[in-house]
Context: one part of a larger RNA
RNA sequence: CUGGGCUUAAAGCGUUCGUAGCCGGACUCAUCAGUCCUUGGUGAAAGCUUGCGACUUAAUCGUGAGAGUUGCCAGGGAAACAGUGAGUCUUGGAGUCGGGAAGGGUCAGAGGUAUUCCUUGGGUAGGAGUAAAACCCUGUAAUCCUUGGAGGACCAACAGUGGCGAAGGCGUCUGACUAGAACGAGCUCGACGGUGAGGAACGAAAGCUAGGGGAGCGACCCGGAUUAGAUACCCGGUUAGUCCUAGCCGUAAAUGAUGCAAGCUUUGUGUCGCACUCCGUACGUCGGUGUGCGGUACCGUAGGGAAACCGUUAAGCUUGCCGCCUGGGAAGUACGGCCGCAAGGCUGAAACUU
Numbered sequence: 001c002u003g004g005g006c007u008u009a010a011a012g013c014g015u016u017c018g019u020a021g022c023c024g025g026a027c028u029c030a031u032c033a034g035u036c037c038u039u040g041g042u043g044a045a046a047g048c049u050u051g052c053g054a055c056u057u058a059a060u061c062g063u064g065a066g067a068g069u070u071g072c073c074a075g076g077g078a079a080a081c082a083g084u085g086a087g088u089c090u091u092g093g094a095g096u097c098g099g100g101a102a103g104g105g106u107c108a109g110a111g112g113u114a115u116u117c118c119u120u121g122g123g124u125a126g127g128a129g130u131a132a133a134a135c136c137c138u139g140u141a142a143u144c145c146u147u148g149g150a151g152g153a154c155c156a157a158c159a160g161u162g163g164c165g166a167a168g169g170c171g172u173c174u175g176a177c178u179a180g181a182a183c184g185a186g187c188u189c190g191a192c193g194g195u196g197a198g199g200a201a202c203g204a205a206a207g208c209u210a211g212g213g214g215a216g217c218g219a220c221c222c223g224g225a226u227u228a229g230a231u232a233c234c235c236g237g238u239u240a241g242u243c244c245u246a247g248c249c250g251u252a253a254a255u256g257a258u259g260c261a262a263g264c265u266u267u268g269u270g271u272c273g274c275a276c277u278c279c280g281u282a283c284g285u286c287g288g289u290g291u292g293c294g295g296u297a298c299c300g301u302a303g304g305g306a307a308a309c310c311g312u313u314a315a316g317c318u319u320g321c322c323g324c325c326u327g328g329g330a331a332g333u334a335c336g337g338c339c340g341c342a343a344g345g346c347u348g349a350a351a352c353u354u
Base pairs, nucleotide, nucleotide: 004325005324006323007308008307012322014202015201016200017199021195022194023193025089026088027087028086029085030084031083034081035078036077037076038075039074040073041072042071048066049065050064051063052062053061054060092192093189094188095187096185097184098183104178105177106176107175108174109173110172111155112154116150117149118148121145122144126137127136163170164169207248208247209246210245211244212243216242217241221237222236223235224234259321260320261319262318263317264316268298269297270296271295272294273293274292275291276290278288279287280286303310304309327354328353329352336347337346338345339344
């Protein structure tokens, strides 16, 4: 290489968009450098098979014929499939219209309780904390009750194996702008599609740069305990940070540890959205029954699997395209390159060892 694999054994890029490439729906006609049939040439000899012969035989050798040389060149033909050209179609795809669902995104405004601090009045010796304590706060009046205010962060209950989003993620209310999906209509276009090397964009937390902000929490740090020690767990403080604006970083157990798209293959039970159906009705944006489509869960047939388990949301049966794996360690290291302000990221070995 062939072959075999990728939920958990090594292995699915964090996610999407998309260039080249690869692959591509139904029908008709035409074409023919793919494909198939056929003829000729070429495809050295030795070797292989076989007839005859030589050496006493054999091995071996000579000679004739054949197979093979899976290829290349030239001529003739076929037209199903693939390609190409022309035309048509609607199932894939896209668009349009309709009323709805939703923590999708960005910006602005409004609100809510609580913590902290300041303040008014009341009030007096404790408060806080723990397994127990102490550091700590408090006679400059704390804790507690009460009046008013400031400021920052957050958004309880509702809340749901519920919703939305490509993923990261998204939860008070209102408005503006904006993206997508589902359902229904079957109106328009008519294969316009799938995947996607490179590439681009997005991408939690932490971290970085500049400027703000700073209530609570809180790496670091300082104390108090515990302990043989305690650079910890517990307690009292507390700085970066957490928040905002602008820019960078580009990584996570970025997980469903499961790439994307399409087709096919028994059932049952929930739940969310839409449409229809029938029943009820306080006639409402209502309640229920059933059906279809699309999500999201649980059980489970066949089948699969080393098993755990998966099972129409496949890890079943098939197809297309991409990514990745090849014993453990050394090592996601070294070197080089690219990127970054840095931290570091991406790419990524070997000796040696076992």

Model confidence (mean pLDDT): 86 of 100.
This is a predicted structure of a 354-nucleotide part of an RNA (small-subunit ribosomal RNA, central domain) from a metagenome.
It matches the Rfam family "Bacterial small subunit ribosomal RNA".
RNAcentral holds the full RNA, with entries from SILVA.